[in-house]
RNA sequence: CGAUCAUCCAGAGCGGCCGAGGGACGGGCCCUGCGACGCCGCGGCAACCAGUGACACACGCCUACGGGUGGGUGGACCAGGUGCCAAUGCCCGACCGAUGAGGA
Numbered sequence: 001c002g003a004u005c006a007u008c009c010a011g012a013g014c015g016g017c018c019g020a021g022g023g024a025c026g027g028g029c030c031c032u033g034c035g036a037c038g039c040c041g042c043g044g045c046a047a048c049c050a051g052u053g054a055c056a057c058a059c060g061c062c063u064a065c066g067g068g069u070g071g072g073u074g075g076a077c078c079a080g081g082u083g084c085c086a087a088u089g090c091c092c093g094a095c096c097g098a099u100g101a102g103g104a
Stems, first nucleotide, its partner, number of pairs: 013042005021031003025093004043085003048081002051077002055074003059070004
């Protein structure tokens, strides 16, 4: 560094508006007039893309052999662009594979 298996599912608010549903669908189980969902404002979580002086590594080039330099990769940093801020993208339902005589 890669593959396979096992186990696990973290994190993140406040206010305003609206007014009855929402969690795609079916079945569950939940959220919701103590105002859900949605929209707006500010905020936050996370680290996929982007970015970064310096650091490290290998390579190329130059060298007066002291070193310099170029792009790249990595960790680290950062938080611009996304994403997200109930429940594991809530659970099961589909498909594929294995086991199973077969079904389950």
Predicted 3D model of a 104-nucleotide RNA (SAM riboswitch aptamer (S box leader)) from an Actinomycetes bacterium.
Its mean pLDDT, the model's own confidence on a scale to 100, is 78.
Taxonomically the source falls in Actinomycetes (Bacteria, Bacillati, Actinomycetota).